Small-subunit ribosomal RNA, 5' domain from an uncultured bacterium, 503 nucleotides, folded computationally. It matches the Rfam family "Bacterial small subunit ribosomal RNA". Its family is annotated with ribosome and structural constituent of ribosome in the Gene Ontology. Its mean pLDDT, the model's own confidence on a scale to 100, is 85.
Context: one part of a larger RNA
RNA sequence: GGAUAAACACUGGCGGCGUGCUUUAUGCAUGCAAGUCGUACGGUAGUUUACUCUUCGGAGUAAAUGAGAGUGGCAAACGGGUGAGUAACGCGUAAGUAACCUGCCCCUAAGUAGGGGAUAACUCCGAGAAAUUGGAGCUAAUACCUUAUGUGGUGAUGGUGGUAAGGCGCCAUCACUAAAGCCUUCGGGCGCUUGGGGAGGGGCUUACGUCCUAUCAGGUAGUUGGUGGGGUAACGGCUCACCAAGCUUUUGACGGGUAGCUGGUCUGAGAGGAUGGUCAGCCACACUGGGACUGAGACACGGCCCAGACUCCUACGGGAGGCAGCAGCAAGGAAUAUUGUGCAAUGGGCGAAAGCCUGACACAGCGACGCCGCGUGGGGGAUGAAGGCUUUCGGGUUGUAAACCCCUUUUCUCAGGGAAGAACAAUGACGGUACCUGAGGAAUAAGUCUCGGCUAACUACGUGCCAGCAGCCGCGGUAAUACGUAGGAGGCGAGCGUUAUCC
Numbered sequence: 001g002g003a004u005a006a007a008c009a010c011u012g013g014c015g016g017c018g019u020g021c022u023u024u025a026u027g028c029a030u031g032c033a034a035g036u037c038g039u040a041c042g043g044u045a046g047u048u049u050a051c052u053c054u055u056c057g058g059a060g061u062a063a064a065u066g067a068g069a070g071u072g073g074c075a076a077a078c079g080g081g082u083g084a085g086u087a088a089c090g091c092g093u094a095a096g097u098a099a100c101c102u103g104c105c106c107c108u109a110a111g112u113a114g115g116g117g118a119u120a121a122c123u124c125c126g127a128g129a130a131a132u133u134g135g136a137g138c139u140a141a142u143a144c145c146u147u148a149u150g151u152g153g154u155g156a157u158g159g160u161g162g163u164a165a166g167g168c169g170c171c172a173u174c175a176c177u178a179a180a181g182c183c184u185u186c187g188g189g190c191g192c193u194u195g196g197g198g199a200g201g202g203g204c205u206u207a208c209g210u211c212c213u214a215u216c217a218g219g220u221a222g223u224u225g226g227u228g229g230g231g232u233a234a235c236g237g238c239u240c241a242c243c244a245a246g247c248u249u250u251u252g253a254c255g256g257g258u259a260g261c262u263g264g265u266c267u268g269a270g271a272g273g274a275u276g277g278u279c280a281g282c283c284a285c286a287c288u289g290g291g292a293c294u295g296a297g298a299c300a301c302g303g304c305c306c307a308g309a310c311u312c313c314u315a316c317g318g319g320a321g322g323c324a325g326c327a328g329c330a331a332g333g334a335a336u337a338u339u340g341u342g343c344a345a346u347g348g349g350c351g352a353a354a355g356c357c358u359g360a361c362a363c364a365g366c367g368a369c370g371c372c373g374c375g376u377g378g379g380g381g382a383u384g385a386a387g388g389c390u391u392u393c394g395g396g397u398u399g400u401a402a403a404c405c406c407c408u409u410u411u412c413u414c415a416g417g418g419a420a421g422a423a424c425a426a427u428g429a430c431g432g433u434a435c436c437u438g439a440g441g442a443a444u445a446a447g448u449c450u451c452g453g454c455u456a457a458c459u460a461c462g463u464g465c466c467a468g469c470a471g472c473c474g475c476g477g478u479a480a481u482a483c484g485u486a487g488g489a490g491g492c493g494a495g496c497g498u499u500a501u502c503c
Stems, first nucleotide, its partner, number of pairs: 001503004006499003010495001013374006019367002021332001026330003030327003035074003040071002046065008081285003090210008100202003105198008113147004122137006152177010181190003211257003218248003223245008260282004264275004287308005310321004338364001340363003346360001347358004377407004387398004412440006421430001447492005452473003458487005468475002
């Protein structure tokens, strides 16, 4: 000098774009953050209309509409947060997978036939303070079970082709193996089942790279390899039984410390050094530890089970909870925001659609926290006014500065008009915002640090090694340009100075 997720002192007019718990991965009141589908299913409260009855309160029947709850499907594994752990195939670069998986989506081939038994909701009877839950009875389905068929697929056997190579390709035989309907304008549409291919997504493996420490030198028994069984979507000590005794290490194993990694960011002429906040990719985690279930996908932040700590409710028998989602609270701290608006846009989930949901997101609010832009007036004006300061008392300086005259209106205030962003008929949170026009009036707007040298800028008074200053050298003990105040000057300017950290 540059930089910062900064903080502090003093000061502070406006706008645009960004950005904002770096500390306790501490604890959390409250609200919201994941639902949706009636074109899968049974059915209801209620409402409306018509009819009947009526004790005039209403009741019943039919039709239409129909919330909430329930069965079922899809989603909830995305999106959002955090960086604790991790020195690791975690990440980065480049490959491999003849060792693999893939819901929804796209292309393509074939099929979608026949039966059955339940169960929630509901009704009745209970248990319990509650959370919740038991028994009996009734009912539906794209829920569940079973039979048929088998284009195909899988497995076995045989043949054949191919490969560096076994599980790759083709043919034959045998065995096993599927389905669900809904809507319709009757044209069809949406589904469902079994295959093949694709796209996108993932799993696994490998080479290389990836901090400090030797005051850490040996480490390792599922350890290293083999055979076989099991397991996985898949290779594999992944797991188990048996067998062998290996494997790794000064090219730093093992141990200890620290740390999410990267694209990037800061600095630097570069080499390099430092760093990884916002944004993007990957990983890990979700009160702490462990476990599986469901599912195409999780060992699952707002799912389940167990154990633990903590908090809460309790009728003491037993239960409930998890903000490292968005706001917000407490605590900690030098320090970090609103319990805001809207689904209008973009994107996501569900749905045939209308649409619903969406603290993702779009916006608004707060903070000079950062960058950028604008303004606080312009021209004229000497009797060089008054006042201040200083003086050798002549003057000098503040200083064209002010007053005063002329002008302008960026800003500001008021009034009128008023968007784009919307595709698609409707639909704009932002927002009566941006912007445009008119009126008014210099009006609403300047500080901060320094002035001994480095380093731009000097005098007076006070103080008297005191009070104090200070980045280094150093100043202050009676004439201090170095302390304090004043006048003046210099720097930067809605900021300025200090502190911290990096180059």